[in-house]
RNA sequence: AGAGUUUGAUCCUGGCUCAGAUUGAACGCUGGCGGCAUGCCUAACACAUGCAAGUCGAACGCGAAAGCGCCUUCGGGCGUGAGUAGAGUGGCGGACGGGUGAGUAACGCGUGGGAAUCUGCCCUGCAGUGGGGGACAACCCGAGGAAACUCGGGCUAAUACCGCAUACGUCUUACGAGAGAAAGGGGGCCUUCGGGCUCUCGCUGCAGGAUGAGCCCGCGUCCGAUUAGCUUGUUGGUAGGGUAACGGCCUACCAAGGCGACGAUCGGUAGCUGGUCUGAGAGGAUGACCAGCCACACUGGUACUGAGACACGGACCAGACUCCUACGGGAGGCAGCAGUGAGGAAUAUUGCGCAAUGGACGAAAGUCUGACGCAGCCAUGCCGCGUGCAGGAUGACGGCCCUACGGGUUGUAAACUGCUUUUAUACAGGAAGAAAACUUUCAACGUGUUGAGAGUUGACGGUACUGUAGGAAUAAGCAUCGGCUAACUCCGUGCCAGCAGCCGCGGUAAUACGGAGGAUGCAAGCGUUAUCCGGAUUUAUUGGGUUUAAAGGGUGCGUAGGCGGAAUAAUAAGUCAGUGGUGAAAUCCUGCAGCUUAACUGUAGAACUGCCAUUGAUACUGUUAUUCUUGAAUAUAGUUGAGGUAGGCGGAAUGUGCAAUGUAGCGGUGAAAUGCAUAGAUAUUACACAGAACACCGAUUGCGUAGGCAGCUUACUAAGCUAUUAUUGACGCUGAGGCACGAAAGCGUGGGGAUCGAACAGGAUUAGAUACCCUGGUAGUCCACGCUGUAAACGAUGAUCACUAGCUGUUGGCGAUACACCGAUCAGCGGCAAAGCGAAAGCAUUAAGUGAUCCACCUGGGGAGUACGGUCGCAAGAUUGAAACUCAAAGGAAUUGACGGGGGCCCGCACAAGCGGAGGAACAUGUGGUUUAAUUCGAUGAUACGCGAGGAACCUUACCUGGGCUUAAAUGCAGGACGACGAACUGGGAAACCAGUUUUCUCUUCGGAGCGGACUGCAAGGUGCUGCAUGGUUGUCGUCAGCUCGUGCCGUGAGGUGUCGGGUUAAGUCCCAUAACGAGCGCAACCCCUAUCGUUAGUUGCCAGCGGAUCAUGCCGGGGACUCUAACGAAACUGCCGGUGUAAACCGAGAGGAAGGUGGGGAUGACGUCAAAUCAGCACGGCCCUUAUGUCCAGGGCUACACACGUGUUACAAUGGUCGGUACAGAGGGUAGCUACUAUGUAAAUAGAUGCCAAUCUCGAAAACCGGUCUUAGUUCGGAUCGAAGUCUGCAACUCGACUUCGUGAAGCUGGAUUCGCUAGUAAUCGCGCAUCAGCCACGGCGCGGUGAAUACGUUCCCGGGCCUUGUACACACCGCCCGUCAAGCCAUGGAAGCUGGGGGUACCUGAAGUCUGUAACCGCAAGGAGCGGCCUAGGGUAAAACUAGUGACUGGGGCUAAGUCGUAACAAGGUA
Repeated sequence: AGAGUUUGAUCCUGGCUCAGAUUGAACGCUGGCGGCAUGCCUAACACAUGCAAGUCGAACGCGAAAGCGCCUUCGGGCGUGAGUAGAGUGGCGGACGGGUGAGUAACGCGUGGGAAUCUGCCCUGCAGUGGGGGACAACCCGAGGAAACUCGGGCUAAUACCGCAUACGUCUUACGAGAGAAAGGGGGCCUUCGGGCUCUCGCUGCAGGAUGAGCCCGCGUCCGAUUAGCUUGUUGGUAGGGUAACGGCCUACCAAGGCGACGAUCGGUAGCUGGUCUGAGAGGAUGACCAGCCACACUGGUACUGAGACACGGACCAGACUCCUACGGGAGGCAGCAGUGAGGAAUAUUGCGCAAUGGACGAAAGUCUGACGCAGCCAUGCCGCGUGCAGGAUGACGGCCCUACGGGUUGUAAACUGCUUUUAUACAGGAAGAAAACUUUCAACGUGUUGAGAGUUGACGGUACUGUAGGAAUAAGCAUCGGCUAACUCCGUGCCAGCAGCCGCGGUAAUACGGAGGAUGCAAGCGUUAUCCGGAUUUAUUGGGUUUAAAGGGUGCGUAGGCGGAAUAAUAAGUCAGUGGUGAAAUCCUGCAGCUUAACUGUAGAACUGCCAUUGAUACUGUUAUUCUUGAAUAUAGUUGAGGUAGGCGGAAUGUGCAAUGUAGCGGUGAAAUGCAUAGAUAUUACACAGAACACCGAUUGCGUAGGCAGCUUACUAAGCUAUUAUUGACGCUGAGGCACGAAAGCGUGGGGAUCGAACAGGAUUAGAUACCCUGGUAGUCCACGCUGUAAACGAUGAUCACUAGCUGUUGGCGAUACACCGAUCAGCGGCAAAGCGAAAGCAUUAAGUGAUCCACCUGGGGAGUACGGUCGCAAGAUUGAAACUCAAAGGAAUUGACGGGGGCCCGCACAAGCGGAGGAACAUGUGGUUUAAUUCGAUGAUACGCGAGGAACCUUACCUGGGCUUAAAUGCAGGACGACGAACUGGGAAACCAGUUUUCUCUUCGGAGCGGACUGCAAGGUGCUGCAUGGUUGUCGUCAGCUCGUGCCGUGAGGUGUCGGGUUAAGUCCCAUAACGAGCGCAACCCCUAUCGUUAGUUGCCAGCGGAUCAUGCCGGGGACUCUAACGAAACUGCCGGUGUAAACCGAGAGGAAGGUGGGGAUGACGUCAAAUCAGCACGGCCCUUAUGUCCAGGGCUACACACGUGUUACAAUGGUCGGUACAGAGGGUAGCUACUAUGUAAAUAGAUGCCAAUCUCGAAAACCGGUCUUAGUUCGGAUCGAAGUCUGCAACUCGACUUCGUGAAGCUGGAUUCGCUAGUAAUCGCGCAUCAGCCACGGCGCGGUGAAUACGUUCCCGGGCCUUGUACACACCGCCCGUCAAGCCAUGGAAGCUGGGGGUACCUGAAGUCUGUAACCGCAAGGAGCGGCCUAGGGUAAAACUAGUGACUGGGGCUAAGUCGUAACAAGGUA
């Protein structure tokens, strides 16, 4: 110091979350030792038991007993114990110490001051301490009571009580005077026993000090305004009372004040502080332990005593609770220390000791002291130590992992060798803390005091510490390992189980779940949970914002407040400086020191940023005074405008009325209909009336504070600007509350009502249409008066002032001039743009720049501008304005894509123009569906469906049924018996297979070797699953023209530029332009076929010329001319010409040419998309099966058949059918083959026979052409179906082959919506060949040639695509996103007839104890007392209202919840912006 998380990516805004530190903690797992600290945060809940405040005999009067000794009449007595124990009177202390934090928002606390006070014990000074008196306890006697206790009588002492005397510097005072004290005790010496002297402890008066306490004041001290007014002893005065003391503290009278937006009052919460935690600090949070103050002591009230209390372990009363009781009455108060119960996540021993420190009493010894000192319990925290150290590699075994005959890791880790002994254990020794007091001895002056020496006293504790002994011996866990965040693999699981702080993991290969191995972090602890601060500049004083992210008030005027021009002087409040006081100690920090170190502790310093006082300074601010003119205002003169209010006038349009002309429609729409119209509409003309609005001018125009303002004109009125610089002299700016204005709609009353037009009605549209469209139409729209007070009231930009480059247009003045032109003149309204700013878009002298002042507002999204409460309003509603709950985002700007029922440009058999088909029929074939034992599997929009399959009768075959085999069908290795295995034969069987019989190797040095294979083991096998784990291959967009990179430049960045623009092209093809310059993959070209020619070569091809032969034929000799074959070349490049153009290029029926503008065709498929297809072609990861999901065999099935779809074939006929005749190809195939030729058969074919391993032999055209016939019909069309007879292939044609002949002769007469192909040697049409193959369901596929068209105006539309641009809330990318009702579950919440509680106030009644007060009867001589009365009051009761909390049938909306219903509102022009 930052990090994660919104997006496809980016920047920003903004929240959420994490890493750190902390704790009086708790929980989980674990746990060796010590030191030092801490330890009921909850029920201020209730408490058994013990202890926690007594002491003094040197203030006083009394005064036992046990025990011991003696005596005894055995009853007891005496002495001692002992003036002891004990209680009582009296004194001092129980107001300290200890606990708790309920109450308290307060002079309670903190800090700094103050005057009107008291102060026991202590200190100092002065003075005194004389002389008397009467009681009451204890005790004794008696009485009552269960008890607690109480009552009566009697005796008695004092440092108890009361007079008298005396007295000051005391008090009072009328200044004459008056009033007021006391106590003695102890020691020593002396004594005439009366007393004296002396010491000491006391006592009294006065004064002072110290300490402590009371009181007053300034400042500081939580939240809420959805608490705005509060107050009657209230505020002040006078008089009196009261108090230690001031004071409405109390009373009477008088006055009417006092407090409050600088937050009174009310409500909620809370002890305050030093400090503690955190933080860089400023701050924020907190107030355990320790220390200071306050408050409280079961709850409430009250006083007494006292120096001090309204009193924790005192009193009285009331109340609640508990206990005792003889029922009549009594007792009690752990928020002291232990301890118990309860509550709770949770917090200890009914310990030891007064040895130390401190306290009370005492002269002292001493007593008391749960204060305190110690010990016990708890890892609760902090600190320290240890659990060993060194060597040790076949890197052992085992575990885990892997690419597995081997490696890696655990890991120098272990074993093993050597060393050490802290700690633990055992034994031994063994502290400091102790110095006083006291006793005693001595010394100094005079008993006493002071000093020195000795003795005595330790709870902790036989503890700390030290030594010795033996031995690695007694001692490691917890969490984590996807990112943040250090640390990775295997197995299991399979959106299950589970994890999770945030993001998020898990749906069969999970580094995220669970286990294991390993690793990382910390370590006697480690994690989790909770808390607070930090990070968070996320409340921003330091240190934020408000055009679009949350956020500028709708606008003005203006009160308080805040801020404020120039000069001089004074003052010194703010400000600054010095000095003094204070800021307790502890804590923090620094130095030093003590425990072995540290924690801890001691000591010294610094600090405590504050407050007060005082002295000084005077620039700035303030205040006061005097001036000034530049801010502001006024005056004078001009000028501008839809500024406002009221009145008058005008024309156009619209509607209506009346009249006329006129006739059948008008109107309206995408198209219609409703509507109007023969009772005369619409249209046209004239007249009349009504209300509303003001075309053109008219404009980034003007005016106004905003809302807003538009025909012309009059009156009244407001404002701005300019010029002059005349007047005033800071009069200014802003502005919380407040007041006023404030579009439209709406409301009230009364008018008005032409147009338009919510609601409503009808007509359409639609699946529906409570809409969009149409026809009507009420309120309203208009006027007057009154209310409402809101708008995207927007420039989404508060007001004012100053400053900061310019250019340009325009409005109103001004200057100068001549009217144009001009001006560094002023005030407005616009555009562009520099610096600067901004997240960017953008803003930019009209700032969103740079500064100043004031106001308003914001702090994640939703819930919600909602609820409740208040205010306003007639209402509608406005204003103010939450919370629970819920999410991890919501959002801004920009980027790249994709998309649009956005735009522009362009292309394609995309449309159009044509030709031929499909969709109807029959059949073939594939698919779906159905069926089945099985109908194996895959392919499914385009991009599946004559597809994988380029050949299902068996085989294929993967499916079904049945029968068999279990290392198996093949191969390898090892072991090992053997000489086999196998073959043949026989039997069973459907076969596979099973059983049996026979037969049976080679070489040899005789050791064995080779070979074989049964058997055993290891490997197998699987068309089983996953194409969403994959490779490879393929389809499609698409043969579309695109897809990228390097460097540079631009941008914070994603990214852009290049690749855009203007042209051009089939093309990102090329040219020009250009912050780009180049390059790559694509395009094109290079390759093959084809079209022309040449060269070379001529066999099996060819045959012009020459020769020979035949009925005839390149048949033969020969020939290379030609065709052809097959190799190499040539040729085409917009090269030439003309035109257009800068160029690229285009145009031309151009020339030439076999071919002309890529000549035609093929191969060739960029980056990528579709989790596209394929695990069944092959390969391959993982999973699964192993007497079966493997394998063999027979039979069956893949060929089923109500039906639906795709692709084809044949047709429906005359451009035809049929019969006869005559021609012309190319490319292929052939020895298990093609077969000439001959014969037979109607034919398929068969029987012979020959040639050919092929330019040699062979397979072979059809349409066409010529002629005959049929004559429009279900036919001489069409051939399905069926019957019969055959042929061929093949072990085998039943399921289930093809072909032949004869017979039979179905549907069908050109095919609905819709849809497909094709732009030239193409479509159409005709046949031929080949692969597969025994044969073939081939009408399929792949090739080949023959014949051979029509049409394209054109790009509006449909489909697909490319480029540019635009919008976007989409990015899984429109098959997107997304809204609301309803239905279901869960959650919190508002209202609600009511019900239940709580605290506080008010009124009235009652009223204990008690202070104060009054008082005749009773007591007392009196003082006085009892009793009674009065005031006040805790508590209790009653009443009405307010506030607050809980609950409530029912009800309202809200939130959340993978796959419910209905629609489709928003995002694109979202289909009505």
Predicted 3D model of a 1473-nucleotide RNA (small-subunit ribosomal RNA) from a metagenome.